[in-house]
Molecule: FMN riboswitch aptamer (RFN element)
Organism: Boudabousia tangfeifanii
RNA sequence: AGCGUGCACCGGGGUCAGUGAAAGUCUGAGCCGGCGGUUAAAGUCCGCGACCCGCAUUAGCGGUUGAGCUGGUGAAAUUCCAGCACCGACGGUUAAAGUCCGGAUGGGAGGAGCACGCC
Numbered sequence: 001a002g003c004g005u006g007c008a009c010c011g012g013g014g015u016c017a018g019u020g021a022a023a024g025u026c027u028g029a030g031c032c033g034g035c036g037g038u039u040a041a042a043g044u045c046c047g048c049g050a051c052c053c054g055c056a057u058u059a060g061c062g063g064u065u066g067a068g069c070u071g072g073u074g075a076a077a078u079u080c081c082a083g084c085a086c087c088g089a090c091g092g093u094u095a096a097a098g099u100c101c102g103g104a105u106g107g108g109a110g111g112a113g114c115a116c117g118c119c
Stems, first nucleotide, its partner, number of pairs: 002118006009111002015029004030099002032088002034048004043086002052063004068084005090102003
């Protein structure tokens, strides 16, 4: 270093104005971006988680699931730089939600440790 078992820790961000009886939901302008991977750094590539759906008494098992192009540099970038775009679960709400409230002091991909054992 690797493998196994146990333990405890960490593990999602974001608003102002206008109209109105009422909007952080509309309109205008903003703002935000989980985890692993990838010759080089990713919301938009590949995969995973979350959410949602089905089955199940439970544990759990199975399934669906968003969105990017052009140019530049380079050995290498749909990841960097420039330009212009696009996407965002469910329930709630005096009025339609990525941004407010709630399930959630939850779950979680995974991250980084400690102890013991094996080799």